[in-house]
């Protein structure tokens, strides 16, 4: 230079075109406890990033940027 592949909460992962984008850790507060940890309740927090397909995109495509592997 070509050429695959991955890019979602802080962190590890779901979500096969339709729902309020879900879960586990984490983390803020409450229960509880002599203190604390466990427990149990409630909260906070994300689809790199720009166009296109479609009524509808996290999911298709296309260009970019980013990781990581392959050939030269």
């Nucleotide at each position: 230079g070509c050429c695959c592949u991955c890019g979602u909460a802080g962190u590890u992962c779901a979500a096969u075109g339709g729902a309020u984008a879900g879960a586990a850790u984490a983390u803020a507060g409450g229960c509880u406890u002599g203190c604390g940890g466990a427990g149990c309740c409630u909260g906070c927090g994300a689809u790199u990033g720009a166009g296109g397909u479609u009524c509808g995109a996290u999911u298709c495509c296309u260009c970019a940027c980013g990781g990581g592997g392959g050939c030269a």